Background: A computed fold for a 470-nucleotide part of an RNA from an uncultured bacterium, annotated as small-subunit ribosomal RNA, 3' major domain. Its mean pLDDT, the model's own confidence on a scale to 100, is 80. RNAcentral holds the full RNA, with entries from ENA, Greengenes and SILVA. It matches the Rfam family "Bacterial small subunit ribosomal RNA".

[in-house]
Context: one part of a larger RNA
RNA sequence: UGACGGGGGCCCGCACAAGCAGCGGAGCAUGUGGUUUAAUUCGAAGCAACGCGAAGAACCUUACCUAGACUUGACAUCUCCUGCAUUACUCUUAAUCGAGGAAGUCCCUUCGGGGACAGGAUGACAGGUGGUGCAUGGUUGUCGUCAGCUCGUGUCGUGAGAUGUUGGGUUAAGUCCCGCAACGAGCGCAACCCUUAUUGUUAGUUGCUACGCAAGAGCACUCUAGCGAGACUGCCGUUGACAAAACGGAGGAAGGUGGGGACGACGUCAAAUCAUCAUGCCCCUUAUGUCCUGGGCUACACACGUAAUACAAUGGCGGUCAACAGAGGGAUGCAAAACCGUAAGGUGGAGCGAACCCCUAAAAGCCGUCUCAGUUCAGAUUGUGGGCUGCAACCCGCCCACAUGAAGUCGGAAUCGCUAGUAAUCGCGGAUCAGCAUGCCGCGGUGAAUACGUUCCCGGGCCGUGCACA
Numbered sequence: 001u002g003a004c005g006g007g008g009g010c011c012c013g014c015a016c017a018a019g020c021a022g023c024g025g026a027g028c029a030u031g032u033g034g035u036u037u038a039a040u041u042c043g044a045a046g047c048a049a050c051g052c053g054a055a056g057a058a059c060c061u062u063a064c065c066u067a068g069a070c071u072u073g074a075c076a077u078c079u080c081c082u083g084c085a086u087u088a089c090u091c092u093u094a095a096u097c098g099a100g101g102a103a104g105u106c107c108c109u110u111c112g113g114g115g116a117c118a119g120g121a122u123g124a125c126a127g128g129u130g131g132u133g134c135a136u137g138g139u140u141g142u143c144g145u146c147a148g149c150u151c152g153u154g155u156c157g158u159g160a161g162a163u164g165u166u167g168g169g170u171u172a173a174g175u176c177c178c179g180c181a182a183c184g185a186g187c188g189c190a191a192c193c194c195u196u197a198u199u200g201u202u203a204g205u206u207g208c209u210a211c212g213c214a215a216g217a218g219c220a221c222u223c224u225a226g227c228g229a230g231a232c233u234g235c236c237g238u239u240g241a242c243a244a245a246a247c248g249g250a251g252g253a254a255g256g257u258g259g260g261g262a263c264g265a266c267g268u269c270a271a272a273u274c275a276u277c278a279u280g281c282c283c284c285u286u287a288u289g290u291c292c293u294g295g296g297c298u299a300c301a302c303a304c305g306u307a308a309u310a311c312a313a314u315g316g317c318g319g320u321c322a323a324c325a326g327a328g329g330g331a332u333g334c335a336a337a338a339c340c341g342u343a344a345g346g347u348g349g350a351g352c353g354a355a356c357c358c359c360u361a362a363a364a365g366c367c368g369u370c371u372c373a374g375u376u377c378a379g380a381u382u383g384u385g386g387g388c389u390g391c392a393a394c395c396c397g398c399c400c401a402c403a404u405g406a407a408g409u410c411g412g413a414a415u416c417g418c419u420a421g422u423a424a425u426c427g428c429g430g431a432u433c434a435g436c437a438u439g440c441c442g443c444g445g446u447g448a449a450u451a452c453g454u455u456c457c458c459g460g461g462c463c464g465u466g467c468a469c470a
Stems, first nucleotide, its partner, number of pairs: 001470002004466002008463006015454002019418002022415001026309001029306005034300002042053002064295002068291003073125001077124002079121005086103002089100003106115003127284002130282003136278002138273003141269001143267001148187006154163003167178003193261004198229007207219003211216001232255001235249005311411001315370005328359003333352002338347003377408001382403007424446007
């Protein structure tokens, strides 16, 4: 000087407390451990691994296993030879591999040849999701959006170092003010960026409508998207040290950082990743490379994590009329009306490269019934019959109908999230994607309770203190 303390002081955070809804009990989905297996590919491991890499394992993916094949190779460059490229076909095979024959004859040219592509030969080489993240780059997590981390010159100290950065106030903030052997500066904080809340103006088509519909007309309104305005403790009062600032008020759509996002200092964890990629070294080279069939990644005495669904009456079921969103996607695509089917779906094909058309029905709402039961709760499991995608749904997809109708009556110890348009609850969309979300990422609708306070638990910041540590 740091680190540490079941030492002290000050301060902060959904850290506790006050509340609301959960998890832990049930069955199910998914990930992991373990076990099993020919293989159940690999990685991730307290917080910060475990609905994680994976924004989607039937084949492919795929890296694993089994069997069958290839060896200049599935892919690249160079050398030599031959030939257009290419397109069907036949035999064989589980498929690749292998064998055969047919059609066909590119472009440029100085006619020497050259170029692209294909086949063959030779070796240089290719190839490796093989090892090492403790050899690395790059990227990422975490402390933590915490308020810190440093430097130049000066001064002090023999020196390590100190000072500045401490002190008095204040702030979300090393934010600002005052003081001070310090004076300045840098990286952080804040602001500049995006979005949302108000308004002006410009522009009105596919949007909108004061005209009954349509057409026409118009751009007032809604809206769309450009440019502006607006919020700065600016104004008033009180407190304060005549400061910074705090509190209250006015005006205002908005008030003291208005809400949200992007943005992550010096560094810590030999943190994660050699399987995104790149890369040193090591290893394999008729195999640890490559192709292909089938299987596996989906196993199942069990244990854990994370979700979704329930245990019901603030509810279930039925019915009818139906009201109100936002944000997205659409050409190998989204697909309307109409018709068929109980339904999944099918026929159909209008319209739309989309403020135009479509997905698109928003759902929680209203009325009736059920009357506290393992029920008209709950829906697991199983049977049968269908539908869709796709060469192909047996291992191993999703959906529909009928039947079946399990556990479960609110969950021990323990534990998680959340302070406002938040929690809770309700539906909608998208990426991936042939098909396949209860996951993920977004969108809007309805819309709370509580916060006395900082004694305690956890994490963090500052000061000074002790010291077995460096």